Overview: Predicted 3D model of a 95-nucleotide RNA (Glycine riboswitch aptamer) from uncultured Marmoricola sp.

RNA sequence: GUGCGGGAGAGUUCCCGGGCCGCUGUGCACGUUCGUGGUCCGGGGCGCCGAAGGGGCAACUCCUCCCACCAACCUCUCAGGCUCACGGACCGCAC
Numbered sequence: 001g002u003g004c005g006g007g008a009g010a011g012u013u014c015c016c017g018g019g020c021c022g023c024u025g026u027g028c029a030c031g032u033u034c035g036u037g038g039u040c041c042g043g044g045g046c047g048c049c050g051a052a053g054g055g056g057c058a059a060c061u062c063c064u065c066c067c068a069c070c071a072a073c074c075u076c077u078c079a080g081g082c083u084c085a086c087g088g089a090c091c092g093c094a095c
Base pairs, nucleotide, nucleotide: 001095002094003093004092005091006090011046013045014044015043016042017041018040019039020038021037022036023035047082048081049080053078054076055075056074061068
């Protein structure tokens, strides 16, 4: 490095728009409008998580000094993520 397996955390929170299905109402039918429930998609706000990636720092080393070098699951949250899925550091087995 490849294959297989395991693999955490954090709102499926609030608002807006659209699609689909259902419900109620209108004398009846069709259609439409309003209201309402569920679901999906997109956008925005706040809150939050860190184990892809990215940034930062120690000892050591070097040096007269200034510098330089320097890791992390430590830290920052840029990115990414907060229903499922995907992803996923790291671990195990095989090559």

Overview
The source organism's lineage runs through Bacteria, Bacillati, Actinomycetes, Propionibacteriales and Marmoricola. The prediction has a mean pLDDT of 76.